[in-house]
Context: one part of a larger RNA
Molecule: small-subunit ribosomal RNA, central domain
Organism: uncultured Lentisphaerota bacterium
RNA sequence: CUGGGCGUAAAGGGUCCGCAGGGGGCCUGCCAAGUCUGUCGUGAAAUUCCGGGGCUCAACCCCGGGACUGCGCUGGAAACUGGUGGGCUUGAGUAUGUGAUGGGCAGACGGAACACCUGGUGUAGCGGUGGAAUGCGUAGAUAUCAGGUGGAACACCGAUGGCGAAGGCGGUCUGCUGGCACAUUACUGACCCUCAUGGACGAAAGCGUGGGUAGCAAACAGGAUUAGAUACCCUGGUAGUCCACGCCGUAAACUUUGAGAACUAGAUAUGGUGAGGCUGGCCCUCUCCGUGUCCCAGCUAACGCGUUAAGUUCUCCGCCUGGGGACUACGGCCGCAAGGCUAAAACUC
Repeated sequence: CUGGGCGUAAAGGGUCCGCAGGGGGCCUGCCAAGUCUGUCGUGAAAUUCCGGGGCUCAACCCCGGGACUGCGCUGGAAACUGGUGGGCUUGAGUAUGUGAUGGGCAGACGGAACACCUGGUGUAGCGGUGGAAUGCGUAGAUAUCAGGUGGAACACCGAUGGCGAAGGCGGUCUGCUGGCACAUUACUGACCCUCAUGGACGAAAGCGUGGGUAGCAAACAGGAUUAGAUACCCUGGUAGUCCACGCCGUAAACUUUGAGAACUAGAUAUGGUGAGGCUGGCCCUCUCCGUGUCCCAGCUAACGCGUUAAGUUCUCCGCCUGGGGACUACGGCCGCAAGGCUAAAACUC
């Protein structure tokens, strides 16, 4: 230095960006570092191997040869890798046009529901459950009508649908802004892929300061149930849920399937797109991009995967190596804390 693996058995980093590193399209000139080849020098002797010889044999010893797969000088080759120069357009990107979009940020507005407040009508119940009770109500509740205030979430559309790198994103309008697809030509000319360390983003819960609080609701209280009931059910209810700023950095962060590229039968549905056809309907056919389902070959332990691969290959990164101990201890780094990241051993089966 070398193995086999990572959808479900152990194993894909939560996601993206990206320095170093690794890898890199087509044609061509030169160089000759890698690479190949010749000569020369060296590669001590002994040892090992081959041949021969000497002690009666052998061990041992002696002679010769080979080998020492290496290194250095020098001559040569130029396909490949590399370096350098020139060219190219298919990779990548830019411009132009069209388009879809719950992609992001900010502001304004809207209706339904709900709770509370005020007033009207009105009277004895309401609420809740398997049945009840706690609770609310003659200080007038529930119901109903009118008015007002408030916070949070946006029914129908809505989809097996769309967008985003992931987390995630859903009322309407406006402003700012990101990515993407398709089409046509034009332009740049390998500018590319991946990425240890690093950086940014990152659901929910949680934390800090201030605000807000309608509904819901950990904790908590009460009522039931029960042998008990620190629960399930009921009545209440505080953090929290919401906003601003700052932390936290985790997840069944899941497609339990890293990213990029190429190749390998089909069928069908759907979103976007352009072209063509034509009975002019948004109907048919085809192209490219996306999202699903079924299936050939192939793969797989099986289940299943199957052009959105888990098929056939290439490049780069991450990770696994029996179960428990252990998503632990210790140490280090990070954090206000909670804790996070990194991560053993004894012992035991």